[in-house]
């Protein structure tokens, strides 16, 4: 300086993470369809399905200036009639004009329209080539246009036929048809020249032979002719010829679908030679002749498809597509086939043969909308049987002109795009309504009413360009001409509009006519309300719905588009998810088991030439349209019209010469050869040797042996086993031995020989790129396994038998066959693994170890250095999604192979190939789900590991569990036995007190604004009291007395009725608070900041010691912190001080008595206070800390007690009380009696009381504490055996009372169902209370079960505890209290210790668990449903191939049928040549017969997926309770299980090794 406008992500696997990966889903688009909805208009599109079938009409015809005739019609007319005539009237065997017209002729009908069947090919793009053609019309040039001839359509007549049509006879015309004549620049021949690209072009010349023709129309002056004319002139056609143009028509090179589960195709096939054919080149065809032609750069075959310009998307590069519009092909009912012509194998032509329709008089004919309208049918789905040739082409024509369904217009359809409009400005009481609400309000909302305005579309009414320029006529003018024909130009003037009631302008009137549709849970912009209750239903994905759905369904509000808005289908993106731009293969999907090598790709260094790829110019070509840029017309946009730019790519010329390739000539670094060493379980053959195992056979000896967790089959007295001797056989080769060695990989172990491959290292002699990888190909290939023959000791699938178990087809045992060995031959797979293909270069290092080598050093070994070449380990930098790997990459490069693309279905089906077989190799799809996987990472789990703790073992004391009681539970019963609690954490629990009441349950008999609360209206004045009947009671009935204040309206109280509403222990503790349990009074739970990892997360909290503690200490990338721990609280234990009644009494009086007086010292009482902190000393220690000693009331948190972290268990409780939501409302509410919670074949849990002599009776006697007392405790005193009773002092309390027992002193009893034990029963009383029947409680006397220390199991407790005594207080009228809270009396034993049980803590491993081990998950059966494989068969499709028959047709071949034109001849005859028979070759369809492929269906079969709680296990994941898994063989109801061999993608422990630090 040019260029160049251009690339977004999201959601979804997990408790969370990255990461792979697949599925969705936002954009755009359409020839679209449904759904709802719809004002105008301009431009475009509109049967994508059945190339199914078609009714009616139209879509190609024109020329009479090419010919004869007809018809009509007009003039003239001969004639005939009637008339006396003039006239009239018919009018031909006549004439002339004008229109018209079947036929003959010409030209066009091969173009215009249409559609996409077929085509995978020179069909179609590009770009050559035809020296291998053709071409009517057109336009340029040149020359001609003479002379003649037989015929036939028509017509007329006649025969057949229903029709369509045919035939036959005469008759006729021409630009129709045959000859003749003429001939160049035609054809064929020769001969020269030039040229060039193989055959050959081009030119000139030569000199013979062939090859034509038509008329027609206009005018004409002078000439000839009766006349037609003839002549001359224009115009037009004709005919030869050369050229153009434009069209056809043939070859080539390249370029674009799938499939290899289609690998071999092919006989005119490939080539040549000669003929034949064609416009023309050619196996295009024929005869002969050779045997060749295509393919892995994919033939050949099957499948699909019209090709392109362009179109839709995309950053691009690509990927789909191939409507409208343009260009090329290809078909025209389906198959053949040729005529005709310039030009067709011919959409609207013709034959034949077929389907299929339609007419038929049944003899026979006819037809072909994939032209434009239309109609059926099929389909989600696609329009008017329309106007007009005005205009642009076309076709005929001399020209008017006629034809044109081409083509202009309309119309119909939101199908598409573009553009307009549904008004605008003002308007707050922020109106009503609607919806929400916390009830205050908020929002719909300036939106509406109202006011003010404007007129766009759409509506009346009026006026209005352009599309139109011409041809043709008349007229002037010019030029050719003899000319006023006639022909051409040029001007006038006249004429032509289907659209059109159009566009556009002007007025008019009036906000009037004119908004819908989908979404609101995330992706995705937009959120509440009712309804409904895993129900209806929604869904693109994830997912929502089981009573509080922003997800259904409705309303409102709000979002986004808008005359449209969703929906479905579909193509592109998004997907870098086939990656060429742009991917990957250790564990996620992927490295072939291994190796050698052909073709293939790729290739070391100098020169040199070429110029193949590759670089630069240039030249042609790339159609128009589109796209993109500028401009211009429709008001603007669409849309149209112009210029411009762009186009990949292809031919062709020129020029560079660095890479690339090619040729040629060297080199030595790669690569091999040689020569010398050493190493070595490397490979084959043979042969040798010892140990052991079992066997045999013999001594010796005797009762067990073997075997397991324990057993047991099994062996043994017919003598095992042990333990000596001899001998067979057969398989393996301890020890050395090593992550040490060889090999490609599988493998490869005694010794010894022989045969032999491979690696290394040194020299640096040779050759000179001879390499690297390798599809197909070829060989090796563990084990198992099959074949044939051997051997067979051990060992061992399979069998067999003993155990285990619920079962045990198994694991353990006991035998045991195949097999494991040889030799030959199969198989060919494995975790064949380093999960990691070769090969080469290059990037820091430590150490170990195995082969060599130099060097230093020593006398030697040994060492130490350095270089090579294996084998291992840690590591940096690099890379990875992490773990990891890291000169033996998974690092950075480069070459070549191989593979992978969501999970199953499936290492499967179906085809092929291999194989004896088992089977191997290759290798899909329908269906099904939204995952399925890799590394990590945090937790919970493990019949996984280390540490540690705990009345948890253990050691000890006492219980429970048996007895009988009493209490709570479940069952059971009942009208009701309300409810609730339910492994530890329910069951003397809620209930610290159910005879009525509680009461919540059940029966009756009652009451309905209520038993209770507000508020409103009405009503009465009372409220209440009494008094009577009824009644179990409630309740009803009835009767009678009776208010206050005042502002006079009314208020306060109550009754009563009504209305709101009360009330509910009815449901949901899985909607909730609060409260509580538990793990656990276990020692944990977290934050900040910083580091550390891509993250989830680590770290800190791990570690080493210590402790009761995450207590403390040390270390440490952490350093702080907070919740809990301990400490602060209270009670006890000592002491001090302060106080001194109701308390105490040393010291003084003084009583019976601390009774009083005194005192406050002690004791106690209740209030500050000291006091213990590992403080002092010792040991051990770094140090924390841990042992001893002493001191001290107390000594290592002194003892007890409050306190319970984050969290778990949807724990527990709606029945304390509270509340959301639901339910009942003369009943699920309320009231009153009576019952019931107290029921009794049985079960279980807590307790009491006992079984008795450490006991009991009985008498005597002594010592507390905490506590309670007025509807209370009661002393005391009397009665009564007594429970108690009357009386009754004191005390609202350090004063009074309640008020001890066990011990201890004596006496009885003497081992018994007893002076044990007390249940039960009966009688009689006592108290509480209205009331003890159901159903208290004690007292007295009688009764005197069961029970002699308790199986299995199973609980408490570590000191003033256990154990035992006995007293207190709540509740309470009494009481079932033997529960339950305290309180003091007496008071033991044991702890070696942590293997083991059960619960915790740390800290590691392991995993497929995360609702978390009560997890997760396998497979068999059975039952639904579905897609599929396989199968006697049986239909069909396409497709080969043999035979058979064989229409039309076209060549050929014959002809004894026929026959104008030519020739011949006088004529017939006869040639020529046609016509028609006929044959023959080719062939369509047809038949038959046999394959190949391919589809559908198919009793029955087989796996498969998928499905709510199904049925047997329990295979897997933790060592998953026998580690798992791979390949294989065999077994089995299923998972599977055993037996070779592999692997680690196995968990502990122990031993080696090796590294790392010290």
């Nucleotide at each position: 300086a040019u260029u160049u406008c251009g690339g977004a992500g999201a959601g979804u696997u997990u408790g969370a993470u990255c990461c792979u990966g697949g599925c969705u889903c936002a954009g755009a688009a359409u020839g679209a369809a449904c759904g709802c909805u719809g004002g105008c208009g301009g431009c475009g599109u509109g049967g994508u399905u059945a190339a199914g079938a078609c009714a009616u009409g139209c879509a190609a015809g024109u020329c009479g200036a090419a010919c004869g005739g007809g018809u009509u019609u007009u003039g003239c007319g001969a004639u005939a009639u009637a008339g006396c005539a003039a006239u009239a009237u018919a009018g031909c065997u006549g004439c002339a004009a004008a229109a018209c017209u079947a036929g003959u002729g010409g030209c066009g009908a091969a173009c215009g329209g249409g559609u996409g069947c077929g085509u995978a090919a020179c069909a179609c793009g590009u770009g050559a080539a035809c020296a291998a053609u053709c071409u009517a019309c057109c336009g340029u040039u040149u020359a001609g246009u003479g002379g003649g001839g037989a015929a036939u359509a028509g017509c007329u007549c006649g025969u057949c036929g229903a029709a369509a049509g045919a035939c036959g006879a005469a008759u006729u015309a021409a630009u129709g048809c045959c000859g003749c004549a003429u001939a160049u620049u035609g054809u064929u021949g020769c001969u020269u020249a030039u040229u060039a690209c193989a055959u050959g072009a081009u030119a000139a010349g030569c000199a013979a032979a062939c090859c034509a023709a038509a008329g027609u129309c206009g005018g004409g002056g002078a000439c000839c002719g009766c006349a037609a004319g003839g002549c001359c002139u224009g115009a037009u056609g004709c005919u030869a010829a050369a050229c153009g143009a434009g069209g056809a028509g043939u070859u080539c090179g390249c370029g674009g679908c799938c499939u290899a589960u289609c690998a071999g195709c092919u006989u005119g096939u490939u080539g040549g030679c000669g003929a034949g054919g064609u416009a023309a080149c050619g196996g295009c065809u024929c005869a002969c002749c050779a045997a060749g032609g295509c393919a892995a750069a994919g033939a050949c075959g099957g499948g699909u498809a019209g090709c392109u310009g362009a179109u839709c998307u995309g950053a691009g590069a690509g990927g789909a597509u191939g409507a409208u519009c343009a260009g090329c092909c290809a078909c025209a009912c389906u198959g053949g086939a040729a005529c005709u012509g310039a030009g067709a194998a011919a959409c609207g032509g013709u034959c034949c043969a077929g389907a299929c329709a339609c007419c038929u008089a049944c003899g026979g004919g006819u037809g072909g909308c994939a032209g434009c309208a239309g109609u059926u049918u099929c389909g989600a789905a696609u329009c008017a049987u329309u106007c007009a040739c005005a205009a642009u082409g076309g076709g005929c024509g001399a020209a008017a002109g006629c034809c044109u369904g081409a083509u202009g217009g309309u119309g119909c359809g939101a199908c598409g795009c573009c553009g307009c409009g549904u008004g605008a400005g003002g308007g707050a009481u922020g109106a009503a309504g609607g919806u929400c609400u916390u009830c205050g309000g908020a929002u719909u909302g300036u939106a509406a009413a109202c006011c003010u305005c404007u007129g766009u579309c759409a509506c009346c009414g009026g006026g209005g360009a352009g599309g139109a320029a011409a041809c043709a006529u008349a007229u002037u003018a010019a030029u050719a001409a003899a000319a006023u024909a006639u022909a051409u130009u040029a001007a006038u003037a006249c004429u032509u509009g289907a659209c059109u009631u159009a566009a556009c302008c002007c007025g008019g009137a009036g906000a009037g006519g004119a908004a819908g549709c989908a979404g609101u849970g995330g992706c995705u912009a937009a959120c509440u309300c009712u309804g409904u209750g895993c129900c209806a239903g929604c869904a693109g994905c994830c997912g929502c719905g089981g009573u509080a759905a922003u997800a259904c369904a409705g309303a409102g509000a709000c979002u986004g588009c808008a005359a449209g808005c969703g929906u479905u289908a579909u193509u592109c993106g998004g997907a870098u998810u086939c990656a060429c731009u742009g991917g990957g293969c250790g564990u996620a999907a992927a490295g072939g088991g291994u190796g050698c090598g052909c073709a293939g790709g790729c290739g070391g260094u100098u020169u040199u030439g070429u110029g193949u790829g590759u670089g630069g110019g240039g030249c042609g070509u790339g159609a128009a349209a589109g796209c993109c840029c500028g401009a211009g017309g429709c008001u603007c946009a669409a849309c149209c019209u112009c210029g411009g730019a762009a186009u990949a790519g292809c031919c062709c010329c020129c020029c560079a010469a660095a890479c690339u390739a090619c040729a040629a000539a060297a080199c030595u670094a790669g690569a091999g050869c040689a020569u010398u060493a050493g190493a070595g379980a490397g490979a084959g053959u043979g042969g040798c040797a010892g140990a052991a195992u079992u066997c045999a056979c013999g001594g010796u000896g005797u009762a067990g042996c073997a075997g397991u967790g324990a057993a047991a089959u099994g062996c043994g007295u017919a003598g095992a086993u042990a333990u000596c001797g001899u001998g067979a056989g057969g398989a393996a080769u301890a020890c050395c031995a090593g992550a040490g060695g060889c090999g490609a990989a599988g493998g490869c172990g005694g010794c010894c020989a022989c045969u032999u491959g491979g690696a290394u290292a040194a020299u640096a002699g040779c050759u000179g790129a001879c390499g690297c990888u390798c599809a197909u190909g070829c060989a090796c290939g563990a084990a198992a396994g099959c074949g044939u023959g051997g051997g067979g000791a051990g060992c061992a699938a399979a069998a067999g038998g003993g155990a285990u178990u619920a079962g045990a087809u198994a694991c353990c045992c006991c035998u045991g066959u195949a097999g494991u060995c040889c030799a030959c031959g199969c198989c060919c797979u494995a975790a064949a693994c380093g999960g990691u293909g070769c090969a080469u270069a290059c990037u820091a290092g430590g150490u170990c170890u195995c082969g060599a080598a130099a060097g230093a050093u020593u006398c030697g070994a040994c060492u130490c250095u350095u270089u090579c070449g294996g084998g291992g380990c840690c590591u940096a930098a690099a890379c990875u999604a992490a773990c990891g790997u890291a000169u033996u990459a998974a690092g950075u490069a480069u070459g070549c192979c191989g593979c992978c693309u969501g999970a199953g279905a499936a290492c499967u089906a179906c085809g092929g190939c291999c194989g004896c077989a088992a089977g191997g190799c290759u290798a899909a799809a329908a269906c099904u789900c939204a995952a399925a996987g890799g590394a990590a990472u945090u937790g919970a789990c493990g019949g996984g590991g280390g540490c540690c703790c705990g009345c948890a073992c253990a050691a000890g004391c006492g219980g429970u569990g048996g007895a009988g009681u009493a209490u709570g539970u479940g069952g059971c019963u009942u009208a009701a036995u309300u409810c609730g609690a339910u492994g530890c954490a329910a069951c003397g629990c809620g209930a610290a007190g159910a005879a009525c009441c509680u009461u919540a349950c059940c029966u009756a008999g009652c009451c309905u604004u209520g038993a209770c609360a507000u508020g409103c209206a009405a009503u009465a004045g009372a409220c209440u009291g009494a008094u009577a009947c009824u009644g179990a009671a409630a309740g009803g009935u009835a009767u009678u007395a009776u208010u206050c204040c005042u502002u006079c309206g009314g208020g306060a109280c109550u009754u009563u009725u009504g209305c709101a509403c009360a009330g509910g222990u009815g449901c949901u503790g899985c909607a909730u608070g609060g409260c509580u349990g538990u793990c656990g009074u276990c020692a944990g739970c977290u934050c900040g900041u910083g580091u550390c990892g891509u993250g989830a997360g680590a770290u800190g909290u791990u570690g080493c010691g210590u402790u009761a503690a995450g207590u403390c200490g040390c270390g440490c990338a952490a350093c702080g912190a907070g919740c809990g721990c301990a400490a602060c609280c209270c009670c006890u234990g000592u002491c001090u001080u302060u106080a001194g009644u109701u308390g105490c009494c040393a010291u003084c009086a003084u009583u019976a008595a601390g009774u009083u007086g005194g005192g406050c010292a002690c004791u106690c009482u209740a209030a500050a206070g000291a006091g213990a902190c590992a403080a002092a000393c010792c040991c051990g220690u770094u140090u924390u800390c841990g042992g001893g000693u002493g001191g001290g009331a107390a000594g290592g948190u002194g003892g007890g007690g409050a306190u319970g972290a984050c969290g778990u268990c949807a724990a527990g409780u709606c029945a304390g009380g509270a509340u959301g939501g639901c339910c009942c409302u003369u009943a699920c509410g309320g009231c009153u009696a009576g019952g019931g919670c107290u029921g009794c074949a049985c079960a279980c849990g807590u307790a009491c009381u006992a079984c008795a002599a450490u006991g009991c009776u009985u008498g005597g006697u002594a010592c507390a504490a905490u506590a309670g007392g007025a509807c209370g405790c009661a002393a005391c005193a009397u009665u009564g055996c007594g429970a108690a009773a009357u009386g009754a002092a004191g005390c609202a309390a350090a004063u009074c009372c309640c008020a001890a027992a066990a011990a201890c002193c004596a006496a009885g009893c003497u081992c018994a169902g007893u002076u044990c034990a007390g249940a039960u029963u009966g009688u009689a009383g006592u108290c509480u209370g209205c009331a003890a029947c159901u159903c208290g409680a004690c007292u007295a006397c009688a009764u005197g079960a069961a029970g002699u220390u308790g199986g299995a199991a199973u609980c408490g407790c570590u000191a003033g505890u256990a154990a035992u005594g006995g007293c207190g207080c709540a509740u309470c009228a009494g009481c079932u209290a033997c529960g339950g809270c305290g309180c003091c009396g007496u008071g033991a034993a044991u702890a070696c210790g942590u293997u083991c049980c059960c619960g915790g803590g740390c800290c590691u491993u392991g995993u497929a668990c995360a609702c978390a081990c009560c997890g997760c998950c396998c497979g068999u059966c059975a039952c639904g449903u579905c897609a599929u494989g396989a199968a006697a068969g049986c239909c069909g499709g396409u497709u080969u191939u043999g035979c058979c028959c064989g229409a039309a047709a076209u060549a050929c071949g014959u002809u004894u049928g026929c026959u104008a034109a030519c020739u011949u001849u006088a004529a017939c005859c006869a040639g020529a040549a046609g016509c028609g028979g006929c044959g023959u070759c080719u062939u369509a369809a047809g038949g038959u017969g046999a394959g190949g492929c391919u589809g559908g269906u198919g009793a029955u079969u087989g796996g498969g997926a998928c499905g709510a709680a199904g049925u047997c296990g329990u295979a897997a994941c933790a060592a998953g309770g026998u580690a798992g898994c791979c390949g294989u063989a065999g077994g089995g109801g299923a998972a599977c299980c055993u037996g070779c061999g592999g692997c680690u993608g196995g968990a502990u422990c122990a031993c080696c090794u090796c590294c790392u630090u010290u």
Predicted 3D model of a 1558-nucleotide RNA (small-subunit ribosomal RNA) from an Opitutaceae bacterium. The organism belongs to Opitutaceae, within Bacteria.